[in-house]
Context: one part of a larger RNA
């Protein structure tokens, strides 16, 4: 910028692209074959492998923002309690998230055309011939079917909804400007979405994100006091205390105000 007004939704599928993979058992059946020795086509069913996808209940792994334990050392005036530094000092297990080693899930299906090859009818060429006219089967392979992206597919489709066609200029045509209209942006509060943009969700007629508050979860029984021990320490208040991303409720804060683009043959 196009899709002959503007604009929000929802599809159609020209096309396009990914995928397409195999054992290995049981069953038909120890049949068919075969003297035996072996031993099946064709159907039916379980179960793996590798690749793919999607998630994170469960099993882990991470988790430098939450917990706890400790060593040296400085240092809040001392005790007791804390904080700093040493690879996050070291170490222990972890919440959300991200993950695979973890879980579902896929690789279907067709009386499409076929290809090598099998056929049938059948002449040239009284015969014989799948071909020469005609007519059939026939592959993991082609095509369609599942999975994804697709109307710039300029061949720019197709439906439902909206908003209505107002004022100026004009050679009153063609168009030009201005202000709005449905709508749509800037702006802010953000997200399991993101380099940026773009994409969700929200913008007081509000739970969008901080806060608070209950929960869940995770550390593992905080301080202070009491008691027992001469004293390290144990124990009673005490599943304490203390907490990150998790749920939920809940205007305390903060999304306030403004503004701008935007319709006619």
């Nucleotide at each position: 910028c196009g899709u002959a007004g503007g604009a929000g939704a929802a599809u159609u599928g020209c096309g396009a692209g990914a995928a397409u993979c195999u054992g290995u058992c049981u069953u038909u059946a120890g049949u068919a074959c075969g003297a035996g020795a072996g031993g099946a086509c064709c159907g039916a069913g379980a179960u793996g492998g590798a690749c793919g996808a999607a998630c994170c209940u469960c099993u882990g792994g991470u988790g430098a923002u939450a917990c706890u334990g400790u060593u040296g050392u400085c240092u809040u005036g001392c005790c007791a309690a804390g904080g700093g530094c040493a690879u996050a000092g070291c170490a222990g297990g972890g919440u959300a998230g991200c993950u695979a080693c973890g879980u579902u899930c896929g690789g279907u299906u067709g009386u499409g055309a076929u290809a090598a090859c099998c056929g049938c009818u059948g002449a040239a060429a009284g015969c014989a011939u799948c071909u020469a006219a005609g007519c059939g089967g026939g592959a993991a392979g082609c095509c369609a079917u599942g999975c994804u992206c697709a109307a710039g597919a300029u061949g720019a489709g197709u439906u439902c909804u909206c908003c209505c066609a107002a004022a100026u200029c004009g050679u009153c045509a063609a168009g030009a400007u201005u202000g709005u209209a449905a709508g749509a942006g800037u702006c802010c509060c953000u997200g399991u979405a993101g380099a940026c943009u773009a994409c969700g969700g929200g913008g007081u007629u509000g739970a969008u994100a901080g806060g608070u508050u209950a929960g869940a979860u995770g550390u593992g029984u905080a301080a202070g006091c009491g008691c027992a021990g001469u004293a390290a320490u144990g124990u009673g208040u005490u599943a304490a205390g203390c907490a990150a991303a998790c749920u939920a409720a809940u205007a305390c804060u903060a999304a306030u105000a403004a503004c701008u683009c935007g319709a006619g043959g």
Background:
Large-subunit ribosomal RNA, domain VI from an uncultured Desulfovibrionaceae bacterium, 265 nucleotides, folded computationally. It matches the Rfam family "Bacterial large subunit ribosomal RNA". Its family is annotated with ribosome and structural constituent of ribosome in the Gene Ontology. The coordinates come from a structure-prediction model, not an experiment, and the mean pLDDT is 85. The sequence was found in a public genome assembly.